Small-subunit ribosomal RNA from a metagenome, 1508 nucleotides, folded computationally. Model confidence (mean pLDDT): 84 of 100. Its Rfam family is "Bacterial small subunit ribosomal RNA". The RNAcentral record of the sequence draws on SILVA.
[in-house]
C1' cells in the first nucleotide's frame, strides 16, 4: 500500500466482498510445562447453609456454671474456676471498606471557576477551663401474659448516662467605627443569653492522716474558642446521545415583597402582588444510556466502546418515610405499604447474597460452600489484643499475553512402505533405521534464601518531672511472629527417555497430483465450483501457513475519500426547489481614528494516580513490576501586539439606486371592432349518388343529398407577415383599435452615499387535465355507439358523439414545469451572423464601413470533463449564499401529520430481497432504418418436380433381427465405385477360451499332405504320403501342435476429450500485421472518401507509410498458327494392288498425335473521364477486354459431420461386448416425404433403308471371323499387354412406309408360362430373353426446382465398383434453342451510415394479469399487556402545625416550664374509579410487495419494435 466482482471488451460512477488489528468471548478438533493477568456481558431472577462489624473492664453496676480440692449434721457449705463467660447501661465504630449499574439526558459526569451563602467526629497547632450539686433507670429480683417473637406491672442500683447552679476569654443577638465593589474581616463599649467528666499510673517533700484520702505530678479523657488539615454541601460558564413522522411547552410556572425552613443561597416551602419564563442556536414529549481517566482501531482527523484498575454518581426485594448521628434519609438499622418465601398452637410472627463462597433458574457462556490475618490497610482499645470473605495466598479454566520444551550431530543401500509415473523413474527423504552425543522441562532424592518491619521483655542516653516512678524518642541486648510452602533457586540420579496439532492448497492468497462421485452427494467470504477426465465436493499422497495451539462464529475499528473538517459531488451516472419576492441568518466596496471581542505571543495556576511514549532499574529473558522524565493538543487568569475580521465614530464614490431625454417589443389587464374558413338554417339551380379507406362498410341521400349561387345565424381560432426574430421571473404571449399598467435598454449630466448579494421558514405567481356555481357550445373531441381489421382487437383506421375545450368567479398546485445546467459578482484568445440603442468616417439618396452597449445564435483556442461535450449566455478560474445526493428493488409506497369539496398533493420510512442497478464511449450483430452494389435472387424465357406406375433413399410401423451412422439450407440414388453366401457390424442356434491375429517363455514335432466316417457346418475321430534348409555340429531360422502367464481382441461408449479429413457461408472480397499517429482506454487510423472494377482491381485524395494471407497471374485443358518428330496414326503428289479397304512401296504435304514455341497486352485509333485509373465504340485478329472450362477455397463461423476409413486419450467387456460356423435379417409394409426413370403421345409410335462421334476399358481380361438359337445366349478360338486387336452396330438425324387422336399400333406396370447367364448356391433375394397379359396415366392443386450459350433441352456412348447384379454416380461426344425491359419486390451476400435496453448477438431481449408455493409487511371488527396525562377518591408510617383530653422524676419565682401519649389539620406512598394519549403483541378477513423450475394469456418496451 491494495485486491476481486456489472461488460464481448473499455473508461467512469457505484455498491457488495476480502487481506490487517483487537476481544471479559463462545463453539469444533487437539493439548507438555511455567510465569503473569482475567473470569455471569444473560434474570437489578429467586435464594438453602456458613461466614463478611465489631470493640472497649484504663467509663459503670452486676456477675454464673461444669470441672478440681476441702469440709459436712448429707440438707449443704467453702476455696478454686473468676471478677472469667454470657448479658446489660455507657462510649466509639456500624455513613468506611466490599457489591451492582436498575434508574438517571441530569449541574449526574468532565473541566474551569465561585461560596462576601456553608458544615466537618476522630487528627494537628494555640488560648482558657474542667467548680459544686441533684433526681432517675437498665441489668438484677418478684409477679403476670404469649406457641413463639417478645411484652406488661411492682421493687433495688451505678456511671465518662441524664438535669439544674456557678464561672466564662469566647460564641450568638443588638450598636458604632475602619476597611472592602459589597452585609466578609478587624476594632470598641455595654446589655441579654450560653460549658464541662472523669479514668489510669507514680510520690509522700510540704499540709492532713486510719487503710491511705485530700494534695502534688505524669498520661489520657472532657468543655469553650480561634486556626489548620481532611472530607462534604451548594452555585455558575463550557463540553459530550438519536429522532422534527415530538413544535409549541409552562401556573410555583417567571419575577418581586414579607415570612418559614436549612449547616448554608434559593419558589426549597407559604401568603400577597405583577404576568411573566423557555423554544428552530431545537423547548416539550418519546426512545436509548451510569459519566470520566481511559480501551480498541486509525497516518492523522476521527469512529466504536466504557470489563478488569482508578475518580465521581446512583442503587441495596419494590415503593414511601423519617429517627439517631459530625456525617445517612443508612446493603448485613428502624417504621409503614406491596409482592414473594418461611414458622405457627391460626391468635400472630420472621426474612431480604447487586458482600465472599455456594444453589436453582436463564443462557452459546463465566470458577472453590478453600487457607490465613504472615504482609498491606481498616475499626475498637493506653496496650496486650480482638475483629476484618477488605486484603494476601492457594484451587478451577489454553480465557488473554509472555517464555521454554517435545531433542542435537552424523547418516545414501537415496532401505522398506505409501503416492505418482511418459514405466526410464520421481517423491516422501537425511526424513527413518543405524552410529555418536546432550538432559532444559517433567520425574525421584536432597538441600534451601527473601517476603519480618515491628510489638513484648530488658537496658543505655535524651525529653518531661520535685523525682533515678510512669510516659515519650533514639540506640544495644533478648525473645519470638510465614497462610502461601512438599514454593522460588541450587545439587544429585536415570534415560531420547513422558510431550504436536490445527487449518488451508480455483482466483483474491503462500501451497498440486491421483482416486471416488457425476447439477447427485456436497462446497462457498466474494466471484463461483459439481451434468464421466473436478488442482473448487469426499478420501489419499504431497505441499503451504501457524504452532500448544489452530480454525469457525458473533460484535468492533480499518481498508471506505462509501457522510468527504482534514477529504466527495449534483448537464447525461443518485443529486438544482417550476419561478419570483422577501423574514431570520450567513456574507459584504474605498478610507481615517478609537477599541481589543475574535486572532497572535509570553507568563502563572490547573490538567489526580495508573495507562500511552522516552531513559533507567528488578525478576536468567520476556510478559510483568518499578524510579525519573516527557506528554496530557484542554480550561482559567494576567501582561503584551493590532496587520486582518468584528464593534463604535467620521469621510468617499467605482457597487446599488433616483432624476432628465429617447427607443424597441405577440409583456399584462379591460372594452370595442374586423375579415377568411368550418358548421347549421332559409331560398334558388340541379340529379343520383356523396362520403370514406390499404380495400371496404357503418353514415348521409329521390322526404332531393354531395356540388353550386345568394342570404342569415352562431361560436371558436386569428393564414400570409413569421425570422435559432421580439417580450416576460417562470408558466407563457401572435388579427386590429382605444384606455390603464409593469419591466428592460441607450445617452449625457446631476443627486443619495454601501442603501448591497443570497435567502431556512413564509408569501405570491404557476401549462394541461380535473373540481364547484352560472353562462356558452361552431369546430375538435376522452367516455360511449356503430363499421372495419384481426386468431382475438375493450386499439391503431372509418362514421357518429357526451363531458371537456370557450367566458365569469372560486379551487387544485402538479408536468421530460428541460438548457434535464440555482441566484449574484469578477476574470480568461478569436471569427461569423442576427435584434434594439448610441457614436465616428468618407459620401449623391438609399445605404455601406468601423466602433460601443444591451440581448439572441453558430463555430472555435486555452482550460475542464468518465466520455459525450461545454467553451465570455462556461460544464473554465475564483468568491458569497441557498437547495439537493449517498447501491438497485421494495417506494416517492405504508403509517402519522399538514393542505384540498373531491381527485389528489406535500412531508416520508421499515421489514424483506439482489450483487449488481447505472453513465459515456467501442467492436460486432440485428432492424417490418437509410444509401450504393452484386448473384439464375427476382423479372423475361425454356424445361421440370408436386398428380400416375416403377426404381432408389428416408421417416414411421413391424420384427428374433429388420446392424450402424447422416437430419433445414449444408440428411434423404448420402457413407454404399454396386447386401443371394461372403461382405456383415444385426438376430436365432451350435461351438472355442492365450484365443482368427502380434511379441516373449517352455516342451514336442519338419512343414505339409491323401482319404474315410459323423455333423447343418464349425469341428472331431481315424488314416495315407512325407523327414526338408543353414551349420563352426554346440545349434540356428521358418513353420505346426501343446502348456503357462504377461497379453491379444472389441464396427463396445464418448466426434461435447482429440488428430486427420470433409461440408457450409463462398471463389463471397474480404481478413490481418509492423512502425507511426490519435484516444485515459476498449479501440481507431491504414481498410474511410471521389471515381472504377468480376475483385481491398486500379487511380486520385488523405496521418499515414509499408507488408502479409486472400483477388488476379503463374498450372492443366480447349480454340489459331508456326516449328519439330512421323508409328500402330495420315495419304496430296508418284508407283503397285484389290470387287472393295493406306492394303503395299513410298511420302512428311494435310489431318492427327506429342514435344517446343508464337499469339491477347486495353497494345492501336476515336470519344467520355480529372491530363488518372478506367469505360464505350472501332480496326486488325482464330480469339478482345479475367476468350471458354478446370484445379486452386483467406481470417474465421456452425462444440457442423465422422471414435464404423484410419489414428488416438479416457472409460467399459475378458469362458465374452472377443473368436468360428450354419441359417435368417439389412430386400418386411395400413402410411408419409425426398431424388430419379418411363410415360401420358403425331415435333410422336412402329417397320425398313441409310450417315456422322468422342472419350474410355481390356490377360483370372476384351474377344473377331464363322456356325446355332426368334432372342438372351451358346459353340468357336483369331487378334490384342493395345493410335495396330477388341468391347463397338453410336443414337437422335436423313430417306421411305404405316398408324389418324383412340386409353390407341400411346404407355408399359403387374401377372402366367418358357428360357439364358453368372455363381458352391438365384426360395426368402439377381440380371437378361421370348411368348402371353396390358394396370395407372389424356401434361398434373397449393407450392416448388434447374438453366444466360455450345448453355438449357434432347440423343446415344463409355468407365469405375463388379462372379453376377444401374433408372444411380463419374465421364464423352451428337443435335442444339428462347430470354434478360430492368433492380420496385422475394432470397442470399458485400461496403458506408444510423438506432439499439441485443453480445448464447432478433430463433435476441423483455412487460403485465392470472394459477401455485414460500417470506416479510400495511389495513382490520377487535382482544391482551406496558408506560403515561388529566380529573377525582383514598390515605399507612412519618414530619410539621394546632390542641390542654390523659400522664409526668430532676428545674421552679410553685403559677408553671419542659416532656410523653392522645385528638385533629396539611403533605403524601400503595391502591381505586372515570376519561384520554402512546407503544408492543395478537386477529377472521383483506391490500399491494418480494422470491421461486421449463405453468397460462397475450406481446407493452428495446430497431421507425412494426401506431416513434
Nucleotide at each position: 500500500a491494495g485486491a476481486g466482482u456489472u461488460u464481448g471488451a473499455u473508461c467512469c460512477u457505484g455498491g457488495c466482498u476480502c487481506a490487517g488489528g483487537a476481544c471479559g468471548a463462545a463453539c469444533g478438533c487437539u493439548g507438555g510445562c511455567g510465569g503473569c493477568g482475567u473470569g455471569c456481558c444473560u434474570a437489578a431472577c429467586a435464594c438453602a447453609u456458613g461466614c463478611a462489624a465489631g470493640u472497649c473492664g484504663u467509663g459503670c453496676g452486676a456477675g454464673a456454671a461444669a470441672g478440681c480440692c476441702c469440709c459436712u449434721u448429707c440438707g449443704g457449705g467453702g476455696g478454686u474456676g473468676a471478677g472469667u463467660a454470657c448479658a446489660g447501661c455507657g462510649g466509639c465504630g456500624g455513613a468506611c471498606g466490599g457489591g451492582u449499574g436498575a434508574g438517571u439526558a441530569a449541574c449526574a459526569c468532565g473541566u474551569g471557576a465561585g461560596c462576601g451563602a456553608u458544615c466537618u467526629a476522630c487528627c494537628c497547632g494555640a488560648c482558657a477551663g474542667u467548680g459544686g450539686g441533684g433526681g432517675a433507670u437498665a441489668a438484677c429480683c418478684c409477679a403476670g401474659g404469649g406457641a413463639a417473637a417478645c411484652c406488661u406491672g411492682a421493687g433495688c442500683u451505678a456511671a465518662u448516662a441524664c438535669c439544674g447552679c456557678a464561672u466564662g476569654u469566647u460564641g450568638c443577638g443588638c450598636c458604632g467605627g475602619c476597611u472592602u465593589g459589597g452585609a466578609a474581616g478587624c476594632c470598641g463599649a455595654g446589655c441579654g443569653u450560653u460549658a464541662a467528666a472523669g479514668c489510669g499510673g507514680g510520690c509522700c517533700u510540704c499540709u492532713c492522716u486510719u487503710u491511705g484520702a485530700a494534695g502534688c505530678u505524669c498520661g489520657u479523657g472532657c468543655u469553650g474558642u480561634c486556626g489548620g488539615a481532611u472530607g462534604g454541601g451548594c452555585u455558575c460558564g463550557c463540553g459530550g446521545c438519536c429522532u422534527a413522522u415530538c413544535a409549541g411547552c409552562u401556573u410555583g410556572u417567571u419575577g418581586g415583597u414579607g415570612g418559614g425552613g436549612u449547616a448554608a443561597a434559593g419558589g426549597c416551602c407559604c401568603a400577597c402582588c405583577a404576568a411573566g419564563g423557555c423554544g428552530a442556536c431545537g423547548a416539550u414529549c418519546u426512545a436509548u444510556a451510569g459519566c470520566u481517566g481511559g480501551u480498541c482501531u486509525g497516518a492523522g482527523a476521527g469512529g466504536a466502546c466504557g470489563a478488569u484498575c482508578a475518580g465521581c454518581c446512583a442503587c441495596a426485594c419494590u415503593g414511601g418515610g423519617a429517627c439517631u448521628g459530625a456525617g445517612a434519609c443508612a446493603c448485613g438499622g428502624c417504621c409503614c405499604a406491596g409482592a414473594c418465601u418461611c414458622c405457627u398452637a391460626c391468635g400472630g410472627g420472621a426474612g431480604g447474597c447487586a458482600g465472599c463462597a455456594g444453589u436453582g433458574g436463564g443462557g452459546a457462556a463465566u470458577a472453590u460452600u478453600g487457607g490465613a490475618c504472615a504482609a498491606u490497610g481498616g475499626g475498637g482499645g493506653c496496650a496486650a489484643c480482638c475483629c476484618u470473605g477488605a486484603u494476601c495466598c492457594a484451587g478451577c479454566a489454553a480465557u488473554a499475553c509472555c517464555g521454554c520444551g517435545u531433542g542435537u550431530g552424523u547418516g545414501a543401500a537415496g532401505a522398506a512402505g505409501g503416492c505418482c509415473u511418459g514405466c526410464g523413474g520421481g517423491u516422501u527423504g537425511u526424513a527413518a533405521a543405524g552410529c555418536a552425543c546432550u538432559u532444559u522441562c517433567a520425574g525421584u532424592a536432597g538441600a534451601g534464601a527473601g517476603g519480618a518491619a515491628a510489638a513484648g521483655c530488658u537496658u543505655a542516653a535524651g525529653g518531661u518531672u520535685a523525682a533515678u516512678a510512669a510516659c515519650c524518642u533514639u540506640g544495644g541486648g533478648u525473645c519470638u511472629u510465614g497462610a502461601c510452602g512438599u514454593a522460588a533457586c541450587c545439587u544429585a540420579c536415570a534415560g531420547a527417555a513422558g510431550a504436536a496439532g490445527c487449518a488451508c492448497c480455483g482466483g483474491c492468497u503462500a501451497a498440486c497430483u491421483c482416486c471416488g462421485u457425476g447439477c447427485c452427494a456436497g462446497c462457498a467470504g466474494c466471484c463461483g465450483c459439481g451434468g464421466u477426465a473436478a488442482u473448487a465436493c469426499g478420501g489419499a499422497g504431497g505441499g503451504u501457513g501457524c504452532a500448544a495451539g489452530c480454525g469457525u462464529u458473533a460484535a468492533u475499528c480499518g481498508g471506505a475519500a462509501u457522510u468527504a473538517c482534514u477529504g466527495g459531488g449534483c448537464g447525461u451516472a443518485a443529486a438544482g426547489c417550476g419561478c419570483a419576492c422577501g423574514u431570520a441568518g450567513g456574507c459584504g466596496g474605498u478610507u481615517u481614528g478609537c477599541u481589543a471581542a475574535g486572532u497572535c505571543a509570553g507568563a502563572u495556576g490547573u490538567g489526580a494516580a495508573a495507562g500511552c511514549c522516552c531513559c533507567g532499574g528488578g525478576c536468567u529473558c520476556a510478559a510483568c513490576c518499578u524510579g525519573g522524565g516527557a506528554a496530557c493538543u484542554g480550561c482559567a487568569u494576567c501582561u503584551g501586539a493590532u496587520a486582518c475580521u468584528g464593534g463604535c465614530a467620521g469621510a468617499c464614490u467605482a457597487g446599488a439606486g433616483u432624476u432628465u431625454g429617447g427607443u424597441a417589443g405577440a409583456g399584462g389587464c379591460a372594452a370595442g371592432u374586423g375579415g377568411a374558413a368550418u358548421u347549421u338554417c332559409c331560398u334558388g339551380u340541379g340529379u343520383a349518388g356523396c362520403g370514406g379507406u390499404g380495400a371496404a362498410a357503418u353514415g348521409c341521400g329521390u322526404a332531393g343529398a354531395u356540388a353550386u349561387a345568394g342570404g342569415a345565424a352562431g361560436g371558436a381560432a386569428c393564414a400570409u407577415c413569421a425570422g435559432u426574430g421580439g417580450c416576460g421571473a417562470a408558466g407563457g404571449c401572435g388579427a386590429c383599435u382605444u384606455g390603464c399598467u409593469g419591466g428592460a435598454u441607450c445617452a449625457g449630466a446631476a443627486c443619495u452615499g454601501a442603501c448591497g448579494c443570497u435567502g431556512a421558514g413564509g408569501u405570491g405567481c404557476g401549462a394541461a387535465a380535473g373540481c364547484g356555481u352560472g353562462g356558452g357550445g361552431a369546430g375538435c373531441g376522452a367516455a360511449c355507439g356503430g363499421g372495419a381489421u384481426u386468431a382475438g382487437a375493450u386499439a391503431c383506421c372509418c362514421c357518429g358523439g357526451u363531458a371537456g375545450u370557450c367566458c365569469a368567479c372560486g379551487c387544485c398546485g402538479u408536468a421530460a414545469a428541460c438548457g434535464a445546467u440555482g441566484u449574484c459578482a469578477a476574470c480568461u484568445a478569436g471569427c461569423c451572423g442576427u435584434u434594439g440603442g448610441g457614436g465616428a468616417u468618407a459620401u449623391u439618396u438609399a445605404a455601406a464601413u468601423c466602433u460601443u452597449u444591451a440581448g439572441u445564435g453558430g463555430c472555435g483556442c486555452a482550460g475542464c470533463u468518465a466520455a459525450c461535450g461545454c467553451a465570455a449566455u462556461a460544464a473554465g478560474u475564483u468568491g458569497a449564499c441557498c437547495g439537493c445526493c449517498u447501491g438497485g428493488g421494495g417506494a416517492g409506497u405504508a403509517c402519522g401529520c399538514c393542505g384540498g369539496c373531491a381527485a389528489c398533493g406535500g412531508u416520508a420510512a421499515a421489514a424483506c430481497u439482489c450483487a449488481a442497478a447505472g453513465g459515456a464511449a467501442u467492436u460486432g450483430a440485428c432492424g417490418g432504418g437509410g444509401g450504393c452494389c452484386c448473384g439464375c435472387a427476382c423479372a423475361a424465357g425454356c424445361g421440370g418436380u408436386g398428380g400416375a406406375g416403377c426404381a432408389u433413399g428416408u421417416g414411421g410401423u413391424u420384427u428374433a433381427a429388420u446392424u450402424c451412422g447422416a437430419u433445414g439450407c449444408a440428411a434423404c440414388g448420402c457413407g454404399a465405385a454396386g447386401a443371394a453366401c461372403c461382405u456383415u457390424a444385426c438376430c436365432a442356434g451350435g461351438c472355442c477360451u492365450u484365443g482368427a491375429c502380434a511379441u516373449c517363455c517352455u516342451c514336442a514335432g519338419a512343414a505339409c499332405u491323401u482319404g474315410u466316417u459323423a455333423g447343418a457346418g464349425a469341428u472331431a475321430a481315424c488314416u495315407u504320403g512325407g523327414u526338408g534348409c543353414c551349420u563352426u555340429c554346440g545349434g540356428g531360422a521358418a513353420c505346426u501342435g501343446a502348456g503357462u502367464g504377461a497379453c491379444a481382441g472389441g464396427u463396445g461408449c464418448u466426434g461435447c476429450a482429440u488428430g486427420g479429413c470433409u461440408g457450409u457461408c463462398g471463389u463471397c472480397a474480404g481478413c490481418u500485421c509492423g512502425u507511426g499517429u490519435c484516444g485515459u482506454g476498449a479501440g481507431a487510423u491504414g481498410u474511410u472518401g471521389g471515381g472504377u472494377u468480376a475483385a481491398g482491381u486500379c487511380c486520385c485524395g488523405c496521418a499515414a507509410c509499408g507488408a502479409g494471407c486472400g483477388c488476379a497471374a503463374c498450372c492443366c485443358u480447349u480454340a489459331u498458327c508456326c516449328u519439330u518428330a512421323g508409328u500402330u496414326g495420315c495419304c496430296a503428289g508418284c508407283a503397285c494392288g484389290u470387287u472393295a479397304u493406306g492394303g503395299u512401296g513410298g511420302g512428311a504435304a494435310c489431318u492427327c498425335u506429342g514435344g517446343g514455341g508464337a499469339g491477347a497486352c486495353u497494345g492501336c485509333c476515336g470519344g467520355u473521364g480529372a491530363c488518372a485509373a478506367a469505360c464505350c465504340g472501332g480496326a486488325g485478329g482464330a480469339a478482345g477486354g479475367u476468350g471458354g472450362g478446370g484445379a486452386u477455397g483467406a481470417c474465421g463461423u456452425c462444440a457442423a459431420g465422422u471414435c464404423a476409413u484410419c489414428a488416438u486419450g479416457g472409460c467399459c467387456c475378458u469362458u465374452a461386448u472377443g473368436g468360428c460356423c450354419u441359417g435368417g435379417g439389412c430386400u418386411a409394409c395400413a402410411c408419409a416425404c425426398g431424388u430419379g426413370c418411363u410415360a401420358c403421345a403425331a415435333u410422336g409410335g412402329u417397320c425398313g433403308g441409310u450417315a456422322c462421334a468422342g472419350a474410355g476399358g481390356g490377360c483370372u481380361g476384351c474377344u473377331a471371323a464363322c456356325c446355332c438359337g426368334c432372342a438372351a445366349g451358346g459353340g468357336g478360338g483369331u487378334g490384342c499387354u493395345a493410335a495396330u486387336c477388341u468391347c463397338a452396330c453410336a443414337a437422335a438425324g436423313c430417306c421411305g412406309a404405316u398408324c389418324u387422336u383412340a386409353g390407341u399400333c400411346c404407355g408399359g406396370a403387374u401377372u402366367g408360362g418358357a428360357g439364358u447367364c453368372u455363381g458352391c448356391a438365384a426360395c426368402u433375394c439377381g440380371a437378361c430373353u421370348c411368348c402371353a397379359u396390358g394396370a395407372a396415366g389424356u401434361c398434373g392443386g397449393a407450392a416448388u426446382c434447374g438453366c444466360u450459350a455450345g448453355u438449357a433441352a434432347u440423343c446415344g456412348c463409355g468407365a469405375a465398383u463388379c462372379a453376377g447384379a444401374a433408372u444411380g454416380u463419374c465421364g464423352c461426344g451428337g443435335u442444339g434453342a428462347a430470354u434478360a425491359c430492368g433492380u420496385u419486390c422475394c432470397c442470399g451476400g458485400g461496403c458506408c451510415u444510423u438506432g439499439u435496453a441485443c453480445a448464447c448477438a432478433c430463433c435476441g431481449c423483455c412487460c403485465g394479469u392470472c394459477a401455485c408455493a414460500c417470506c416479510a409487511u400495511g389495513g382490520g371488527a377487535g382482544u391482551g399487556g406496558g408506560u403515561u396525562g388529566c380529573a377525582a377518591a383514598a390515605g399507612a408510617a412519618g414530619u410539621g402545625g394546632c390542641u390542654a383530653g390523659a400522664c409526668u422524676a430532676a428545674c421552679u419565682u410553685c403559677g408553671g416550664a419542659g416532656g410523653u401519649c392522645g385528638g385533629u389539620c396539611a403533605c403524601c406512598a400503595c391502591u381505586u374509579c372515570g376519561u384520554g394519549a402512546u407503544u408492543c403483541a395478537u386477529g377472521a378477513c383483506u391490500g399491494g410487495g418480494g422470491u421461486g423450475a421449463a405453468g397460462u394469456c397475450g406481446u407493452a418496451a428495446c430497431a421507425a419494435g412494426g401506431u416513434a